[in-house]
RNA sequence: UAAGUGGAGAGUUUGAUCCUGGCUCAGAACGAACGCUGGCGGCGUGCUUAACACAUGCAAGUCGAGCGAGAAAGGGGGGGCAACCCCCUGAGUAGAGCGGCGCACGGGUGAGUAACGCGUGGGUAACCUACCCCCAGGCGGGGGAUAACCACUCGAAAGGGUGGCUAAUACCGCAUGAGACCACGGGAUCUUCGGAUCCUGAGGCUAAAGAUCGCACCGGCUUGCCGGUGCUGUCACCAGGGGAUGGGCCCGCGUCCGAUUAGCUAGUUGGCGAGGUAAUGGCUCACCAAGGCUGCGAUCGGUAGCUGGUCUGAGAGGAUGAUCAGCCACACUGGAACUGAAACACGGUCCAGACUCCUACGGGAGGCAGCAGUGAGGAAUUUUGCGCAAUGGGGGAAACCCUGACGCAGCAACGCCGCGUGAGUGAAGAAGGCUUUCGGGUCGUAAAGCUCUGUCAGAUAGGAAAAAAGUUCAUUAGUUAAUAGCUUGUGAAUCUGAUGGUACUAUCAGAGGAAGCACCGGCUAACUCCGUGCCAGCAGCCGCGGUAAUACGGAGGGUGCAAGCGUUGUUCGGAAUUAUUGGGCGUAAAGAGCGUGUAGGCGGUAUGGUAAGUCAGAUGUGAAAGCCCUGGGCUUAACCCAGGAAGUGCAUUUGAUACUGCCAUUCUUGAGUAUGGGAGAGGAGAGUGGAAUUCCUAGUGUAGAGGUGAAAUUCGUAGAUAUUAGGAGGAACACCCGUGGCGAAGGCGACUCUCUGGACCAAUACUGACGCUGAGACGCGAAAGCGUGGGGAGCAAACAGGAUUAGAUACCCUGGUAGUCCACGCCGUAAACGAUGAGAACUAGGUGUAGCGGGUAUUGACCCCUGCUGUGCCGAAGUUAACGCAUUAAGUUCUCCGCCUGGGGAGUACGGCCGCAAGGCUAAAACUCAAAGGAAUUGACGGGGACCCGCACAAGCGGUGGAGCAUGUGGUUUAAUUCGACGCAACGCGAAGAACCUUACCUGGAUUUGACAUCCUCUGCUACCCAUAGAAAUAUGGUUUUUUAUGCUUGCAUAAACAGAGUGACAGGUGCUGCAUGGCUGUCGUCAGCUCGUGUCGUGAGAUGUUGGGUUAAGUCCCGCAACGAGCGCAACCCUUGUUUUUAGUUGCCAAUAUUAAGUUAGGCACUCUAAAGAUACUGCCUCGGUUAACGGGGAGGAAGGUGGGGAUGACGUCAAGUCCUCAUGGCCUUUAUAUCCAGGGCUACACACGUGCUACAAUGGGCGGUACAGAGCGCAGCAAGCCUGCGAAGGCAAGCGAAUCGCGUAAAACCGUUCUCAGUUCGGAUCGGAGUCUGCAACCCGACUCCGUGAAGUUGGAAUCGCUAGUAAUCUCGGGUCAGCAUACCGAGGUGAAUACGUUCCCGGGCCUUGUACACACCGCCCGUCACACCACGAAAGUCUACAACACCCGAAGCCGGUGGGCUAACUUGCAAGAGAAGC
Repeated sequence: UAAGUGGAGAGUUUGAUCCUGGCUCAGAACGAACGCUGGCGGCGUGCUUAACACAUGCAAGUCGAGCGAGAAAGGGGGGGCAACCCCCUGAGUAGAGCGGCGCACGGGUGAGUAACGCGUGGGUAACCUACCCCCAGGCGGGGGAUAACCACUCGAAAGGGUGGCUAAUACCGCAUGAGACCACGGGAUCUUCGGAUCCUGAGGCUAAAGAUCGCACCGGCUUGCCGGUGCUGUCACCAGGGGAUGGGCCCGCGUCCGAUUAGCUAGUUGGCGAGGUAAUGGCUCACCAAGGCUGCGAUCGGUAGCUGGUCUGAGAGGAUGAUCAGCCACACUGGAACUGAAACACGGUCCAGACUCCUACGGGAGGCAGCAGUGAGGAAUUUUGCGCAAUGGGGGAAACCCUGACGCAGCAACGCCGCGUGAGUGAAGAAGGCUUUCGGGUCGUAAAGCUCUGUCAGAUAGGAAAAAAGUUCAUUAGUUAAUAGCUUGUGAAUCUGAUGGUACUAUCAGAGGAAGCACCGGCUAACUCCGUGCCAGCAGCCGCGGUAAUACGGAGGGUGCAAGCGUUGUUCGGAAUUAUUGGGCGUAAAGAGCGUGUAGGCGGUAUGGUAAGUCAGAUGUGAAAGCCCUGGGCUUAACCCAGGAAGUGCAUUUGAUACUGCCAUUCUUGAGUAUGGGAGAGGAGAGUGGAAUUCCUAGUGUAGAGGUGAAAUUCGUAGAUAUUAGGAGGAACACCCGUGGCGAAGGCGACUCUCUGGACCAAUACUGACGCUGAGACGCGAAAGCGUGGGGAGCAAACAGGAUUAGAUACCCUGGUAGUCCACGCCGUAAACGAUGAGAACUAGGUGUAGCGGGUAUUGACCCCUGCUGUGCCGAAGUUAACGCAUUAAGUUCUCCGCCUGGGGAGUACGGCCGCAAGGCUAAAACUCAAAGGAAUUGACGGGGACCCGCACAAGCGGUGGAGCAUGUGGUUUAAUUCGACGCAACGCGAAGAACCUUACCUGGAUUUGACAUCCUCUGCUACCCAUAGAAAUAUGGUUUUUUAUGCUUGCAUAAACAGAGUGACAGGUGCUGCAUGGCUGUCGUCAGCUCGUGUCGUGAGAUGUUGGGUUAAGUCCCGCAACGAGCGCAACCCUUGUUUUUAGUUGCCAAUAUUAAGUUAGGCACUCUAAAGAUACUGCCUCGGUUAACGGGGAGGAAGGUGGGGAUGACGUCAAGUCCUCAUGGCCUUUAUAUCCAGGGCUACACACGUGCUACAAUGGGCGGUACAGAGCGCAGCAAGCCUGCGAAGGCAAGCGAAUCGCGUAAAACCGUUCUCAGUUCGGAUCGGAGUCUGCAACCCGACUCCGUGAAGUUGGAAUCGCUAGUAAUCUCGGGUCAGCAUACCGAGGUGAAUACGUUCCCGGGCCUUGUACACACCGCCCGUCACACCACGAAAGUCUACAACACCCGAAGCCGGUGGGCUAACUUGCAAGAGAAGC
């Protein structure tokens, strides 16, 4: 400050993070369509597809005041017998014709067109313009035809033909000629220098039409009409000048994609002349010249009407070109002209073609991309309506006629806008629905009820504006002779509405007729129940669904919008995801392998000029509509009207001159030249050298050599390898050699010579911007490869052999050809990398190194300071996603080039170019995915690294694996062999003990409110016992007949217990889900770890702390440190054991005293022991090492020494580990059964396999005899002494003991003695026979034990594998739990009692640090390719078909122009005429 008011993000790659990057969503819009739904009105809009085909009607006519001619029906009259004829009227009407004007406007469509087509601004001195307006003139006098009409005639029709008559504002001569036009002169003005305009001289050529009102006069007759002449008016007509309007042509600028279209062009480019046109021009033609266009994109191909505008966007832009408006093009397709002012003409003509229709088959007719309408196509787009009342157009003097333009109405929620579907009150929070933790919550003041209102729709009544003109009459002024007529104005009368009885208003009645759609996992507002069970389905992206789905389907509830709501499609936005505004290229996509250089782009210093760019002012234009602003009109709004603003543009003009450009003249700092130096694997050619390999010759010499992880192939007695001497040949140049040097890059390494390029340093002189970059282009360009010819020692693709291996087309070995080398020519690519284009300037340093120079000092050299050029490292600011870069930038800027735009398909196909080939360069799409990717983080992993630990290995001892048996498991079997547990961490596990029971399984028999719990009703006959039936459960019968409490008077009532009967709620389930769960447990692992607060670092995930140096059993402690502290773990505290003290002294103990068979008793409590409280051990002390540390080594003392031994104790977490069959529990399932009871069976099976054990195989032993020493436990439904019987298991009788008292209870191995003497035994005891004992209702399936007899395998155990580091392993017994009985298992106890550990390379497991990673379900990961089958997309393909285009040739309609021939012919000329001519047809 009237017309400036403005920019939002989210989801998705990961275990997590930051970045890059795509995909997707939220917004707005639409000529839309589809689904569901639908009350009213206003204003708009409505074939986007087949420019596909069209039935029917309408869409362009009009003028009698230009002309001739002119009906009929009907009505009236007359004549006539009638048929019929005549007259008047209809009527100078209809219809047709000649003529004039219009038909080129209006309306439709967008096929074509990439163009002066459109837009914008100019030019026309190169042009036209009917009707209209203005000016000034004219309109004289003649002529010959022709249609209509008539007659004849052809044809089915359409349509003609011949002859005859006639008029004009139709046609044609003549006259006049201001002016116009043509050519020739003279002069003036202007000028773009080409011409234009004006004046003037004398020539040539060129025109016309009348009609009509009125008046006057004349003529005719049918006497009120017709005709003629003159005058005025009006309208026409002719020629000229001007204007207006509309066009033609030309020019500058702008106007899509493709280079996988790079060259195009013969009328092509220009000139002279001619023709043609309104007009310029190769527009056309003849001749001449050889030009013209193109990388600033020609040509070709594809697509497309252009614009004002419209949609979107903050804008810049992007997309679009419906309705409205301007321009263009087209009118069935193609071609052509005619008429005309204008057309090459939508509703005209001709020809050709396709199609449709008619036909008598000869021939004709037609063109909706006008308005309606039809078919077709399509997802899809309306009525065969009314009216010229208004606006506009054509004709006419006018009335008037015509007008599908237009005005209206109809259809369609297609769009925008507005209104309504009611308002207030109303808690018993009704009923009902849904849900529930069963209390409730919610739909919900919602409903009902009560009180109101009356929009819209409905009915009735009233009822506009849109109308002005015209006509008639009167009148004013002008013109005129005039009061005609005409023009202008005024007044009066009359008449005209499709919409439509519409808008609007009033009255009536009454809440009555009027709500849906989508969504509810996140994005994104909105949540629960049921059903379903990776099915059905959803989905815009991420993704939901495999039994508890807020994601599927339904319901209730909610959210959003609302007569609409969703979906689909399309456009812009978000997308800074093509980046001008406004991006990038070290590693994410992206710097060409390198240079030289053309065009182009950019360019140092000073002065002057110019004014193109640039800046400022003015003028013109930028149509209207639209957008925007201010007002106004419809009740509001949409909509409409008025005025303004804007239109950032173009053109002209005036000015400014800093910068850029241009011109001129300077300057020296950019660049270059000259002089003097030194450095260098810079390049090319020629030559030379030594070492080594191989080969050849000769000598010495003898059995191997060679090669490997180990071997073999191979070489060698025909003499190898080794060694000596000589020779041949090819290739490469050790040491020097250095993040040293040179080069543009590739690359370059012995020495000498010749030729040659570049850089650097120093000092002066000169040139004077000569520069930088560089599309195309040209050149160079490792290795491999190709061609020709050489060469070939070594090496070595291919190939062969030997090994390795499951295989080994490999790695290793022995051979070996191309090749490697040279010359010449191709190829043209590499991780051609600094993954970093070239050039210039600026921006802290430090420290090396190479070349050249300066200074100081010195006798000199070195050292030191310093300049330039190169080449490295570290690092500040800055930058980066981070890593990193950092004067050699990836920092800050400038100039130029190249390149990128999600992953895959693909650097591929096709095309083109290059190449001998191999192949290279250029370079897509379909389809497919929602990611692909970069850097960094935490883990995990590694046949990565460093350190450390553990019976992990090693060193040892003893086992398992072989046998027999026991036990568990798998498998098999079975009616059932109940179930669970499956690597470690299932398998003598749940089960601390299956004959019945247990028991869950099977068979059979039974029960159904149930074996068990609670509630309700009734009964009081119970239970127990007996009998019968039965396998039992149970059934039937009998006997007996209640208990307790209260009120209390016997007795009754009530209550409880118990039992029976009944009803329904419910019980019950070892049924399923341990992947819905709680609890408990296993495991890594008694491993040393796991975390937090604050601070700091990092954009962040995260890091730090917790890493490092030491040390420890230990994240134990110490030191250091951007960390400082803390928590859970470790340790300690607890129990036990080892030593000791105190207290206490029975049931324990006994030193001393007495006593006994005996701690038996008295006595005692010292000792042992018991059991309570204490003490002790802490690296405390010494010494050495160590950082004056932590700590470690050694020692002393001590019962014990460095956590003394053992136990309990298990961090954060992992394994969806185990358990629904301990228990608890959600959900599901079952309810005369998946519940309950009973009997019997099964869990005990047995070709087999595995785990865990026991017993053995013997002499370190077995048997027999003798003899010694424990601890810890247990015992009344029990342990049981003792005595008796039995060989024994055991039985009988029985004391004691609820246990430091009694009992179990003799411990065994050991020790002593004896025997056996190496054997399937005096080992071993399985198996089997017989006889018993015990427990128990009951030992058949299926117990344990005893005795007698029998006497199997087995002689130390393959591959493999387990335990154990000290009171341990091994070995020996004892006890306990479970339990009626049953122990080789399990849990405990003591006795005897070792060996070994060098050490940490390896196996296994673990900890910490570090490294790599494409893993994160975390290596049991991830992931590549072939093949098989099915499907999809794209490519190629012998061929085949179509379309388009180019070039050449053939046939060729209509038409126009020209030429030529024939025929015909009124006007004019000539002629008396015939005729001739001109001209026409």
About this RNA: Predicted 3D model of a 1481-nucleotide RNA (small-subunit ribosomal RNA) from Candidatus Deferrimicrobium sp. Rfam family: Bacterial small subunit ribosomal RNA. RNAcentral holds the sequence, with entries from ENA.